[in-house]
RNA sequence: GAGCCCGUAGCUUAGACUGGUGGAGUGCUUGACUGAUAAUCAAGUGGUCCGGGGUUCAAAUCCCCGCGGGCUCA
Numbered sequence: 001g002a003g004c005c006c007g008u009a010g011c012u013u014a015g016a017c018u019g020g021u022g023g024a025g026u027g028c029u030u031g032a033c034u035g036a037u038a039a040u041c042a043a044g045u046g047g048u049c050c051g052g053g054g055u056u057c058a059a060a061u062c063c064c065c066g067c068g069g070g071c072u073c074a
Base pairs, nucleotide, nucleotide: 001073002072003071004070005069006068007067010026011025012024013023020057027045028044029043030042031041032040050066051065052064053063054062
C1' cells in the first nucleotide's frame, strides 16, 4: 500500500441478509431464604447501537467518509 471481517449494557454477545417498541447471559442494587455466608428464587438497574453525513414517513440495520481492532496479501 491492497483486500476481507468486526465495533450494540460494566463484561460476553443476539438482532443487520428482509428498515418498523434494541433482547439474552453475566455483573450490580434490593428483597426472600439462612444462626450467618454461599448457592438458589423474586423484583429492580441498565445502551447518544464507534463518530459524522446521506437516503427514507421511519436507520443498530441501506449508502458514503472517517476512527479503532483483527486476519490475509504485498
This is a predicted structure of a 74-nucleotide RNA (transfer RNA) from a Candidatus Woesearchaeota archaeon. Rfam family: tRNA. The organism belongs to Candidatus Woesearchaeota, within Archaea. The sequence was found in a public genome assembly. The prediction has a mean pLDDT of 84.